[in-house]
Context: one part of a larger RNA
RNA sequence: GAUGAACAUUGGCGGCAUGCUUAACACAUGUAAGUCGGACAGGAAGUGGUGUUUCAGUGGCAAACGGGUGAGUAAUGUGUAAGAACCUACCCUUGGGAGGGGAACAACAGUUGGAAAUAGUUGCUAAUACCCCAUAGAAUUAGUACCUCAUAGAGGUAAGUUGAGGAGCAAAAGGGAGAAAUCCGCCCAAGGAGGGGCUCACGUUUGAUUAGCUAGUUGGUGAGGCAAUGGCUUACCAAGGCUUCAAUCAGUAGCUGGUCUGAGAGGAUGAUCAACCACAUUGGGACUGAGACACAACCUAGACUCCUACAGGAGGUAGCAGUGAGGAAUUUUCCGCAAUGGGAGAAAGCCUGAUGGAGCAAUGCCGCGUGAAGGAAGAAGGCUCACAGGUCAUAAACUUCUUUUCUCAGAGAAGAAUAAAUGACGGUAUCUGAGGAAUAAGCAUCGGCCAACUCUGUGCCAACAGUCGCGAUAAAACAAAGGAUGCAAGCGUUAUCC
Numbered sequence: 001g002a003u004g005a006a007c008a009u010u011g012g013c014g015g016c017a018u019g020c021u022u023a024a025c026a027c028a029u030g031u032a033a034g035u036c037g038g039a040c041a042g043g044a045a046g047u048g049g050u051g052u053u054u055c056a057g058u059g060g061c062a063a064a065c066g067g068g069u070g071a072g073u074a075a076u077g078u079g080u081a082a083g084a085a086c087c088u089a090c091c092c093u094u095g096g097g098a099g100g101g102g103a104a105c106a107a108c109a110g111u112u113g114g115a116a117a118u119a120g121u122u123g124c125u126a127a128u129a130c131c132c133c134a135u136a137g138a139a140u141u142a143g144u145a146c147c148u149c150a151u152a153g154a155g156g157u158a159a160g161u162u163g164a165g166g167a168g169c170a171a172a173a174g175g176g177a178g179a180a181a182u183c184c185g186c187c188c189a190a191g192g193a194g195g196g197g198c199u200c201a202c203g204u205u206u207g208a209u210u211a212g213c214u215a216g217u218u219g220g221u222g223a224g225g226c227a228a229u230g231g232c233u234u235a236c237c238a239a240g241g242c243u244u245c246a247a248u249c250a251g252u253a254g255c256u257g258g259u260c261u262g263a264g265a266g267g268a269u270g271a272u273c274a275a276c277c278a279c280a281u282u283g284g285g286a287c288u289g290a291g292a293c294a295c296a297a298c299c300u301a302g303a304c305u306c307c308u309a310c311a312g313g314a315g316g317u318a319g320c321a322g323u324g325a326g327g328a329a330u331u332u333u334c335c336g337c338a339a340u341g342g343g344a345g346a347a348a349g350c351c352u353g354a355u356g357g358a359g360c361a362a363u364g365c366c367g368c369g370u371g372a373a374g375g376a377a378g379a380a381g382g383c384u385c386a387c388a389g390g391u392c393a394u395a396a397a398c399u400u401c402u403u404u405u406c407u408c409a410g411a412g413a414a415g416a417a418u419a420a421a422u423g424a425c426g427g428u429a430u431c432u433g434a435g436g437a438a439u440a441a442g443c444a445u446c447g448g449c450c451a452a453c454u455c456u457g458u459g460c461c462a463a464c465a466g467u468c469g470c471g472a473u474a475a476a477a478c479a480a481a482g483g484a485u486g487c488a489a490g491c492g493u494u495a496u497c498c
Stems, first nucleotide, its partner, number of pairs: 001497003005494003009490001012368006018361002020326001025324003029321003034061003039058002042055004068279003077204004082199002086196003091192007099133004108123006145157005175184003205251003212242003217239008254276001256274002258269004281302005304315004332358001334357003340354001341352003371401004381392004406435006415425001442487005447468003453482002456479002464469001
């Protein structure tokens, strides 16, 4: 000098920031991801009818973003600089296309089991849901529906089609809105943008009281697998590969831009903000999908908590608030989608604890104030004293002003993008007026380092102390008082870094 600080003490205001560093401990409650009726049949409300409103379900897109945390990780990470064997929904550009058929399943209705969670069965039905055929271009190796058994798969039947002279693979076509124009949507191919996967070089903590480590290990061939390269996996073959330029092992640790300090070189650090990575009660696994091996999805095995009719079920705050525990220590179960941005939608409107704000905390930085000018009978009083005096001290009283701040009253925004409407913050900021010096100063130190000194008490006692040291009867070092010095809404101590 610095801090995400804490503690003692004191405390007026504003602006801007910051706020579980410990138990990646356990969590009551609420909430944080939905949206589309202009994809679809249907139900409900309502009506004389048309129109209208609304909703569980099928379907589409999103939920892989945004938000949190730093447990793991010493390199499958990260930073810098390169590379080739790749993928990419939505978006943009270009070119082309959309012909003909079919069978179902939810919802719904009936029924059965169960305490519940929920499960089974019979029947009906639509689509931008699903399936088949034709057509195209590119590329490389491949089946569908139904029935039966069974549930990981196996067998059978039917129709259609086919053999390198070409098997297999696409479309939601009479899609949605509209009177129409047209708009939105669908399929294929190529390119782009942005995003992502992969490889390599160099840098990246401590220990040698860790010196050898390695069998899919290192390389090759064939095969498999992947979006793609590759021991990524497997069979065979060879015996390689790493290492004192520190391998292996052990400890510690998310990395960086940055931050603190320093003249610099360096040293320390990685809160907030930004980029990357990893994780989501612990371990494992896949499904869906352009993208996950998925925080608020699924299956499974542990531990824990809860419900139960004891057969069986439910849950996961390291999202935002909040509770307990731990701790020296860290906030409201607040307001709003007005702005910025995100999701879905043609749009209106909807959702958004992202975000914008308010609340709490002197936690920090910055700014302002606690009055200004005059005022000597140098008042009273305190302290001191050689009893003359000195000092607190122009300080006070007193006089004249001012009103930052404070209280009250009046006016009152920008932020809104617009033709109009639309503001959580907020009657806030700001402005004007009235009132009255009114509402506002402490903390530490005073032996040297180190700015600031006397008196009284104590008497190696009680104490102080960062260090040197001080205290044994005249203590500038202990305690109190007066005075002084330093900083100031703070100040001092403790902890840590330079």
Small-subunit ribosomal RNA, 5' domain from Cunninghamia lanceolata, 498 nucleotides, folded computationally. It matches the Rfam family "Bacterial small subunit ribosomal RNA". Its family is annotated with structural constituent of ribosome and ribosome in the Gene Ontology. The source organism's lineage runs through Eukaryota, Streptophytina, Pinopsida, Pinidae and Cunninghamia.